This is a predicted structure of a 351-nucleotide RNA (Bacterial RNase P class A) from an uncultured Thiotrichales bacterium.
[in-house]
RNA sequence: GGAGUCGGCCAGACAAUCGCUACACUUGUUGUAGAGGAAAGUCCGGGCUCCGCAGGGCAGAGUGCCAGGUAACUCCUGGGCGGCGUGAGCCGACGGCCAGUGCAGCAGAAAGUAAACCGCCGAUGACCAGUUCGCUGGCACAGGUAAGGCUGAAAGGGUGCGGUAAGAGCGCACCGCGUCUGUGGUAACACAUGACGGCAAGGUAAACCCCACUUUGGAGCAAGGCCAAAUAGGAACGCGUCAGGUGUGGCCCGCACCGCGUUCGGGUAGGCUGCUACAGGGAUUUGGCGACAAGUCUCGCAGAUGAAUGAUUGUCCAUGACAGAACCCGGCUUAUCGGCCGACUCCAAUU
Repeated sequence: GGAGUCGGCCAGACAAUCGCUACACUUGUUGUAGAGGAAAGUCCGGGCUCCGCAGGGCAGAGUGCCAGGUAACUCCUGGGCGGCGUGAGCCGACGGCCAGUGCAGCAGAAAGUAAACCGCCGAUGACCAGUUCGCUGGCACAGGUAAGGCUGAAAGGGUGCGGUAAGAGCGCACCGCGUCUGUGGUAACACAUGACGGCAAGGUAAACCCCACUUUGGAGCAAGGCCAAAUAGGAACGCGUCAGGUGUGGCCCGCACCGCGUUCGGGUAGGCUGCUACAGGGAUUUGGCGACAAGUCUCGCAGAUGAAUGAUUGUCCAUGACAGAACCCGGCUUAUCGGCCGACUCCAAUU
């Protein structure tokens, strides 16, 4: 100097004029405050509210290495194993195929407790050719073989030596694999001049499934509560009345109650509340590798409801992208212009 990786912060700034919403009070030309890092998606988890029991169970649903954090989670932190990258780092849908059932087209001999197409060997023959008369080659063929070759994503561990008619873990050495033991670690797991075993029965569960753990009611602020007002305490049809029906997903049991359902028609859709002090923000101390926990001090930071923060002017530069709260919070995912800071990795040159 260049190229990268990870983490944190900001979200146009300043001034003036007019305007909007909430709260407060000294009620005024007053004061204070006023959309996000994702407010988005509605994907998870909760707080809170309701359902005349919300109780028990089954199906169902979710997660899937180990240990922690948290109100909780499919989230976060740390570690293990596997993969990618020279590296800093990044990713993981990471229990089980020896419970069972499936799937793998075509090709290939054969795709699972699966095989003989080309090959290799060859008892036999008295067939053919040659012959140094020992045999050699060819052909036919009982049988043996899976070391070599083809096909394929994948073909009955790999390399070498011995052995064999030719071969084969058939035997041996090393590697690989499995079991046991020992050491380290809370564990996942790792290591070993350790011991034993020729061991081989493949892949796929983001296939059905099995296993372990968790959840096993539901609906959601358009939940729910209060006030005022108005109307039609309507009509018809169907089911049913304790052996029945209803009761906020399905089925069963329990419990409570005694009706339930459909269609047509009528009234109201106004106001208040829920509605913002919270698992809250900031600083700091202690403990912890860390997520985080505890203590002390400090701050109060939008509550709209056809929906509030807009318009104009001037200056500056990073010339402003993605984009607007609607009960609240913790995450994840997606979109995105640009700036600043810190740590680390690699390359080149110089000293």
Rfam family: Bacterial RNase P class A. It is annotated as a ribozyme.
The coordinates come from a structure-prediction model, not an experiment, and the mean pLDDT is 77.
The model forms 96% of the base pairs in the Rfam consensus.